The RNA shown here (Bacterial RNase P class A) has 365 nucleotides and comes from a Candidatus Latescibacterota bacterium. It was read from a public genome assembly, where an Rfam model found it. It matches the Rfam family "Bacterial RNase P class A". By type it is a ribozyme. Rfam describes the family as follows. Ribonuclease P (RNase P) is a ubiquitous endoribonuclease, found in archaea, bacteria and eukarya as well as chloroplasts and mitochondria.
[in-house]
RNA sequence: GAAGCCGUUCAGGUGGCCGCGGGUCGCAAGGCUCGAGGAAAGUCCGAGCUCCACAGGGCACGGUGCUGGGUAACUCCCAGGGGAAGCGAUUCCACGGAAAGUGCCACAGAGAACAGACCGCCUCGAUCCUUCGGGAUCGCGGUAAGGGUGAAACGGUGAGGUAAGAGCUCACCAGCAUCCCCGGUGACGGGGAUGGCUCGGCAAACCCCACCGGGAGCAAGACCAAAUAGGAGAGGAGAGGUGGCCCGCCUCGUUCGACUCUCGGGUCGGUCGCUGGAGCGUCACGGCAACGUGGCGCCAAGAUAAAUGGUCACCACCGGCGCGCUCGCGCCGGGACAGAACUCGGCUUACGAACGACUUCGCCC
Numbered sequence: 001g002a003a004g005c006c007g008u009u010c011a012g013g014u015g016g017c018c019g020c021g022g023g024u025c026g027c028a029a030g031g032c033u034c035g036a037g038g039a040a041a042g043u044c045c046g047a048g049c050u051c052c053a054c055a056g057g058g059c060a061c062g063g064u065g066c067u068g069g070g071u072a073a074c075u076c077c078c079a080g081g082g083g084a085a086g087c088g089a090u091u092c093c094a095c096g097g098a099a100a101g102u103g104c105c106a107c108a109g110a111g112a113a114c115a116g117a118c119c120g121c122c123u124c125g126a127u128c129c130u131u132c133g134g135g136a137u138c139g140c141g142g143u144a145a146g147g148g149u150g151a152a153a154c155g156g157u158g159a160g161g162u163a164a165g166a167g168c169u170c171a172c173c174a175g176c177a178u179c180c181c182c183g184g185u186g187a188c189g190g191g192g193a194u195g196g197c198u199c200g201g202c203a204a205a206c207c208c209c210a211c212c213g214g215g216a217g218c219a220a221g222a223c224c225a226a227a228u229a230g231g232a233g234a235g236g237a238g239a240g241g242u243g244g245c246c247c248g249c250c251u252c253g254u255u256c257g258a259c260u261c262u263c264g265g266g267u268c269g270g271u272c273g274c275u276g277g278a279g280c281g282u283c284a285c286g287g288c289a290a291c292g293u294g295g296c297g298c299c300a301a302g303a304u305a306a307a308u309g310g311u312c313a314c315c316a317c318c319g320g321c322g323c324g325c326u327c328g329c330g331c332c333g334g335g336a337c338a339g340a341a342c343u344c345g346g347c348u349u350a351c352g353a354a355c356g357a358c359u360u361c362g363c364c365c
Stems, first nucleotide, its partner, number of pairs: 001361004006356005012315007020035006037337001041348002044346005049217004061213005066080005081095001082093004096208002101206002103202003118147002120143003124139006155173006174198001176195008221272004231263005238252005279298008317334007
């Protein structure tokens, strides 16, 4: 310097003016103070909290699935084991069971799982040819050593054996099953003995095994509480209008009850839930780490049709142009993804910049 790989940090700053939401002070005018994110996002997991359901057990359904640890909990995180990819840093794995059962295995290929004769090889027979060594074609069989197909063809190498062959036999190797020893908390690793001779892959296919799982969600839920119209109870023969008042007149009512009083539920609306919490920062200690314990300090949105904005100036950063070319100056332009709605812990996705560690290769000293 190039290519790569992993991680960390930041998410422009200050001030003026105008404006918005919360809190607080004030009779008021107004003052003071607080006001988005690393993902507030997707709503994919796990919890708190709330209401409903629930004797116990089983079935069904769903999820998870190497080991040890962390955590309130997790499908998350950390440290390891095993496997896979890469020269490497490093990354990925749903990583129990395929020797319980069922099912599937594209294309190609003769045959895809109690295999399979397409070519080849071998024996025998028939016909033909012959330079008499043999060869060609056809047929009955044998054969998994060789070729060919495929992601995968039913262990590998060598020797014996055979007509040719074959775990057919033997030696070694690989793998499997059982048992033992050593190391490790464990997954597992290293080694040994015996055995039958060999067993394909797929379980985010059904399934089997083990473990876990009640349902709904802050529009949860609790409280206060209009008008109008229903409901319940008690009283009840009158009540209302016109009018100064009485009579009168009109309307409603006296079985279907006007009118008065009381009670109760719901709706509009309001209050709480609501943000001080598995909280944040920092230091020390324990631990490889995730994380835990303790000390000190801090309080940092809480709206409900929903605020968190706009503008100007200066400074910082980046890019371009000009002057200049040691160094600076001037002008112009630029700054991503995205917007809390009960709250946390994760995962995933979107996205700008800076810095650092490490790996491989090239060059120079």